[in-house]
Context: one part of a larger RNA
RNA sequence: AGCGCAGGGUGGAUGCCUUGGCACUAAGAGCCGAUGAAAGACGUGAUAAGCUGCGAAAAGCCGCGGGGAGGAGCAUAUAUCCCAUGAUCCGCGGAUCUCUGAAUGUGGAAACACACAUGAGCAACCCUCAUGUAUCCGUACCCCAAUCCAUAAGGUGCGGAGGGGAACCCGGUGAACUGAAACAUCUAAGUAGCCGGAGGAAAAGAAAGAAACAUCGAUACCGGGAGUAGCGGCGAGCGAAACCGGAGGAGCCCAAACCGCUGUGCGUGCAUGGCGGGGUUCGGACUGCGGAAUUGGAACGAGUCAUAGUCAAACGGUUUUGGGAAAGCCGGCCGGAGAGGGUGAAAGCCCCGUAGGCGAAAUGACGAGGGACAUGGCAGGAUCCAGAGUACACCGGGACACGAGAAACCCUGGUGGAAUGAGCGGGGACCACCCCGUAAGGCUAAAUACUCCUUAGUGACCGAUAGCGCAUAGUACUGUGAAGGAACGGUGAAAAGGACCCCGGGAGGGGAGUGAAAAAGAACCUGAAACCCUGUGUUU
Numbered sequence: 001a002g003c004g005c006a007g008g009g010u011g012g013a014u015g016c017c018u019u020g021g022c023a024c025u026a027a028g029a030g031c032c033g034a035u036g037a038a039a040g041a042c043g044u045g046a047u048a049a050g051c052u053g054c055g056a057a058a059a060g061c062c063g064c065g066g067g068g069a070g071g072a073g074c075a076u077a078u079a080u081c082c083c084a085u086g087a088u089c090c091g092c093g094g095a096u097c098u099c100u101g102a103a104u105g106u107g108g109a110a111a112c113a114c115a116c117a118u119g120a121g122c123a124a125c126c127c128u129c130a131u132g133u134a135u136c137c138g139u140a141c142c143c144c145a146a147u148c149c150a151u152a153a154g155g156u157g158c159g160g161a162g163g164g165g166a167a168c169c170c171g172g173u174g175a176a177c178u179g180a181a182a183c184a185u186c187u188a189a190g191u192a193g194c195c196g197g198a199g200g201a202a203a204a205g206a207a208a209g210a211a212a213c214a215u216c217g218a219u220a221c222c223g224g225g226a227g228u229a230g231c232g233g234c235g236a237g238c239g240a241a242a243c244c245g246g247a248g249g250a251g252c253c254c255a256a257a258c259c260g261c262u263g264u265g266c267g268u269g270c271a272u273g274g275c276g277g278g279g280u281u282c283g284g285a286c287u288g289c290g291g292a293a294u295u296g297g298a299a300c301g302a303g304u305c306a307u308a309g310u311c312a313a314a315c316g317g318u319u320u321u322g323g324g325a326a327a328g329c330c331g332g333c334c335g336g337a338g339a340g341g342g343u344g345a346a347a348g349c350c351c352c353g354u355a356g357g358c359g360a361a362a363u364g365a366c367g368a369g370g371g372a373c374a375u376g377g378c379a380g381g382a383u384c385c386a387g388a389g390u391a392c393a394c395c396g397g398g399a400c401a402c403g404a405g406a407a408a409c410c411c412u413g414g415u416g417g418a419a420u421g422a423g424c425g426g427g428g429a430c431c432a433c434c435c436c437g438u439a440a441g442g443c444u445a446a447a448u449a450c451u452c453c454u455u456a457g458u459g460a461c462c463g464a465u466a467g468c469g470c471a472u473a474g475u476a477c478u479g480u481g482a483a484g485g486a487a488c489g490g491u492g493a494a495a496a497g498g499a500c501c502c503c504g505g506g507a508g509g510g511g512a513g514u515g516a517a518a519a520a521g522a523a524c525c526u527g528a529a530a531c532c533c534u535g536u537g538u539u540u
Stems, first nucleotide, its partner, number of pairs: 001539009015525001016490002020462002022459007029451002031164002039100003042055003046078001050074002061094006070082003105114003115133007135161008168199001169197005179186001183233001209216002221246004230238002251443003254387001258277009283385003286380004295374002300369001303366005309358003315331004320327001332349002334338001340352003392416007402428001423438005477484002497524001500511004
């Protein structure tokens, strides 16, 4: 030194465990913010570095409920206190709430600096305290230049906005990789990204519709229709609709004609406003008749639910095993409760719970009822009204499943530019007939999408290299910065965490003691392999 055997060290695999995750279900909630948010800085404890809580009234103050014996968070110990005159704790409401931050008096290298006005404190102040002082928009006013009137500018009161938020939604803008086995039209894709905006949903929405000679009757969503009809270097690919079945179901308001009231401008008959009534497409005004049915609906609101809680059945024995009984054996009991968790192993009857009941001073949600108030019928067909730089045409684009195509319909940058209900638009070029509808104003619940968050629960989901990046941490650490971004779980039933003695400077160890076990001693359950060592056998 090799190969065996035995024993150790190191290491942290494996097994078992779970405080943490993951996915989903059912309910709830679906916004917060100048009454200063989200997110933070700094403080705050007898002692206090971190976390948590709170804010100079600072692990807290007040009220109302719950609860009932201990309490002063994680978090031990010491000290000092609080508590049946009801503490701690839980719920609801209120008070306080430094500084930064939209940050808003001004400035600023966030958590800082410095002002002004008014009021208060003080004998007094250059000190201290309180309140106000940003910008923009709307509205009502004030005041006032060049410039006579007037207006611009300036100012005041009142109201609003600003910023944040996981996904969902609408709008604006808008790639490339990629695919086409290369690549340019095309695709990826109106996706990602960026910007603006809103809500608990958003958007859409009450036919200038869809159809086809029969009709249907707002919109969005789901299952079919259908990978069909089509589009397409007819390549790759893209890809409807009618209609049928479901879920849900809801319809309304202006402008105008007409009537009334009242302004303004230019300067004496024109123009143009405001307010009220009327009216809204099975049209209306107008004229005549009639004056009701109907429908919607505020305050209030019995009660229900949520946010603390509360009652809750039934077991003993054992000289069996064991450290320990919930195990075994013996004999019982409850069950509207044999879900689950804990207790020294494995408990329906020991503890917490569970089934099933009960419960709210306060706040919130829903809410039968309630009915303030609003709504409004029929006929006639002479006259009047019915959304204009609009419809439409052409040029250029976009969007429609549809790539310019025979290319309608929809949107609009440019140039032109109507009609007026005997009108106008549509029915996929266009024309005729026929049919359908009534553009150029607006609102609209439900069925639909999503889950940062709360509560309850489920899992042929994970079990510490897994499961979220985190059994917690956006921490440590890296980077000028944007940003990137870990690892680390387990003594024991109970600390009973090893008094005391010995060796040693200590670390550590040997006894003693605790414990079922210390080969459970905190580098602590189990303790694999690599790797290292000791003893021994054997070979060289």

Large-subunit ribosomal RNA, domain I from Porcincola intestinalis, 540 nucleotides, folded computationally.
The organism belongs to Porcincola, within Bacteria.
Its Rfam family is "Bacterial large subunit ribosomal RNA". Gene Ontology terms of the family: ribosome and structural constituent of ribosome.